[in-house]
RNA sequence: GGAGUUUCCCAGGCGGUCGCUGCUGGUUUCGACCAGGAGAGGAAAGUCCGGGCUCCAUAGGGCAGGACGCUGGGUAACGCCCAGUUGGCGUGAGCCACAGGCUAGUGCCACAGAGAUAUACCGCCUUCCUUUCGAGGAAGGUAAGGGUGAAAAGGUGGGGUAAGAGCCCACCGGACGACAGGUGACUGUCGUGCCAGGUAAACCCCGUCCGGAGCAAGACCGAAUAGGGAGGGAUGAGGCGGCCCGUCGACCUCCGGGUACGAUCGCUUGAGGCGCUCCGUGAGGGGCGUCCUAGAGAAAUGACCGCCCGCGACAAAACCCGGCUUAUCGGGGGACUCUUCAC
Numbered sequence: 001g002g003a004g005u006u007u008c009c010c011a012g013g014c015g016g017u018c019g020c021u022g023c024u025g026g027u028u029u030c031g032a033c034c035a036g037g038a039g040a041g042g043a044a045a046g047u048c049c050g051g052g053c054u055c056c057a058u059a060g061g062g063c064a065g066g067a068c069g070c071u072g073g074g075u076a077a078c079g080c081c082c083a084g085u086u087g088g089c090g091u092g093a094g095c096c097a098c099a100g101g102c103u104a105g106u107g108c109c110a111c112a113g114a115g116a117u118a119u120a121c122c123g124c125c126u127u128c129c130u131u132u133c134g135a136g137g138a139a140g141g142u143a144a145g146g147g148u149g150a151a152a153a154g155g156u157g158g159g160g161u162a163a164g165a166g167c168c169c170a171c172c173g174g175a176c177g178a179c180a181g182g183u184g185a186c187u188g189u190c191g192u193g194c195c196a197g198g199u200a201a202a203c204c205c206c207g208u209c210c211g212g213a214g215c216a217a218g219a220c221c222g223a224a225u226a227g228g229g230a231g232g233g234a235u236g237a238g239g240c241g242g243c244c245c246g247u248c249g250a251c252c253u254c255c256g257g258g259u260a261c262g263a264u265c266g267c268u269u270g271a272g273g274c275g276c277u278c279c280g281u282g283a284g285g286g287g288c289g290u291c292c293u294a295g296a297g298a299a300a301u302g303a304c305c306g307c308c309c310g311c312g313a314c315a316a317a318a319c320c321c322g323g324c325u326u327a328u329c330g331g332g333g334g335a336c337u338c339u340u341c342a343c
C1' cells in the first nucleotide's frame, strides 16, 4: 500500500425572522399576555417474543394445547444476550447450526436398480456335462470388482484364500467399558470386539416453562330512563380462552326504549439517562456523583432567509420498558486477519 473480519458512535450543522405544543414563574379587563426551559428514531416500523401496569379475582389441581431443546452463566423475564463444547464453512481473523431421543413405538425413503435392511443383475472361483472348439448348461461357493441410486451389511493398505470376506494385521471410524481432566457439555489414553442405514422443522417419547384479556385495560364525575316484554336459575344462573374436578354463590341471556357517543384521570421519575470508579474473559453487576430530556387528544416540530458541508437514505411517539426481525444515503473511531514492498 491492497484485500478482509468484527465492534462502537453520528444521522446534516450554525445563525436569524415569524408560527405551534407542554411545563415552570409572573400579570390579567379572565378574552388572554410576558419571560425561561424543553419538544419524534436507530430503527419510532413489524406487532414477532418477554415483562411492568390494570381488570376478571378469593383463584387451586388436572387434561388438552403451545413454546423451548448441547453445557454453564446474565437478566425482572424471554424464544433474548455472553462464554464454552460439538459439527460444518473459510488460508485466517471469524461465521453458521434445523444441536435431547430412531436401542419405547408407528411411519416414510419416489424413480432407477437384482436388492432400500436386505439381495445376487453383470461378474469371480471349484466340480460335472455338452461342444460346430466360438462357447453353453447344471450344482456349489462368493459379496472384494462393475452397474443402478441421495444412500447398497464401516474406510484405506497389506497378508491370506480355489476365488473372496474384519478371516487376520496396521492406521482411521463407530459402539461399549475402565482410568484421568473438566462445575458441565465434552476431551484424552488404554482395552474389547467389528456391530442394529437415513429421517423427529415426520407422528411421537423425554426434560423445562406457560391463567386470560388488554390503555379502545381501567378509575372517577356528570346526564338520562320503560323494569316494558320473553326464556333460564339453589335439582345451582354465572365467574375463570376449551373440557373436567374443586371453589365462590344469585342473578344470567335475548328483544325493545333512553342518556352519553361527554368531562377529568390513567399520561410519563423510570427494571431511567449520563460521568467517574471497582469486580468480571464477557453479557452484566456494585459504589459515588449529576440530570429530568415529548405527553398530543383527530393529533404539536412548520414556513422563509443566509452561510457551511460529508449534498442529507430508510423514515414520525400515542401506556411504558428489555429484545429480535426488517429497511437504509453516507461519515468517523477501536481491535484483529491475510498479502505485497521498503528499512
Stems, first nucleotide, its partner, number of pairs: 001339010012308007020039002023036005041314001045325002048323005053214004060245004065210005070084005085099001086097004100205002105203002107199003121146002123142008154172006173194001175192007218265002221262001228255005238248002272291008

The RNA shown here (Bacterial RNase P class A) has 343 nucleotides and comes from Dethiosulfovibrio peptidovorans. Model confidence (mean pLDDT): 78 of 100.